[in-house]
C1' cells in the first nucleotide's frame, strides 16, 4: 500500500430537553446537554417529510391536488471527498 473489522487507542461530532437570539412557519445560530453516529463530512439530484405571515404564494371542482419558494444531509438513495491504525 490494499481488503476486512471497530469496546485497541486518541481525536471528531451532538438527539431529546433548557435558556438567548433571527425568521409568518417548518427551521436556524450560540451555550450548556449527551441519545446516538465509522462518513451523523460536502452537495437538495431523485424520492418521500414539512412550512408558507402579514388583506395574501398562484390556480383549483374548495375535498384536496398542482405549481411556486422555503426547511431537512441524524428518512431512504445518489454523487464527490476523508481520520486513526490496535487486529
Nucleotide at each position: 500500500a490494499g481488503u476486512c473489522u471497530g469496546u485497541a487507542a486518541a481525536g471528531c461530532c451532538a438527539a431529546a430537553c433548557u435558556u438567548a437570539c433571527c425568521g409568518c412557519a417548518a427551521g436556524g445560530u450560540a451555550a450548556g446537554g449527551g441519545c446516538a453516529g465509522a462518513a451523523a463530512g460536502u452537495c437538495g439530484c431523485g424520492g418521500a417529510u414539512c412550512c408558507u405571515g402579514a388583506g395574501u404564494g398562484g390556480a383549483u371542482u374548495c375535498g384536496u391536488u398542482c405549481c411556486a419558494g422555503g426547511a431537512a444531509a441524524g428518512c431512504c438513495g445518489g454523487a464527490c471527498u476523508g481520520c486513526c491504525g490496535a487486529g